This is a predicted structure of a 75-nucleotide RNA (transfer RNA) from Promineifilaceae bacterium (SeqCode). Rfam family: tRNA. Rfam classes the family as a transfer RNA. The RNAcentral record of the sequence draws on ENA. The organism belongs to Promineifilaceae (SeqCode), within Bacteria.
[in-house]
RNA sequence: CGGGGCAUGGCGCAGCUUGGUAGCGCGCUUCAAUGGGGUUGAAGAGGUCGUGGGUUCGAAUCCCGCUGCCCCGAC
Numbered sequence: 001c002g003g004g005g006c007a008u009g010g011c012g013c014a015g016c017u018u019g020g021u022a023g024c025g026c027g028c029u030u031c032a033a034u035g036g037g038g039u040u041g042a043a044g045a046g047g048u049c050g051u052g053g054g055u056u057c058g059a060a061u062c063c064c065g066c067u068g069c070c071c072c073g074a075c
Stems, first nucleotide, its partner, number of pairs: 001073007010026004020057001028044006050066005
């Protein structure tokens, strides 16, 4: 320098192909059961989807640029 992949709550991931307003597990908070803990159950908080634009009635999803990480190739 060229090509490809990944980026989504605190952590690990799904959702993208087929655009319709974001979910699962663990974790966290509160409550109940227990003398307490563990554990179980119930309820709840927490993410403008890496970033900046574009298309669209509508973008995590489609298009373009940029950033970070990983892989392959070349000099």